[in-house]
RNA sequence: CGGGGUAGUUUAGCCUGGUUAGAACGCCGGACUCAUAAUCCGGUAAUCGCGGGUUCAAAUCCCGCCCCCG
Repeated sequence: CGGGGUAGUUUAGCCUGGUUAGAACGCCGGACUCAUAAUCCGGUAAUCGCGGGUUCAAAUCCCGCCCCCG
């Protein structure tokens, strides 16, 4: 200097601020089955790395700091 930090995991959204932060996997319950898997239905959980600023409103813009990768 460049890239990144968002549910347990992987990750979308950030440039262009605004419904309930979305999805997959996982996990829990149920259906199905002799049973398991698969499949289907329902549920589950995110101070958006930390602090501050701007704004009616911040994951998103601005400043500082921390951590990871190159």
Molecule: transfer RNA
Organism: Nanobdellota archaeon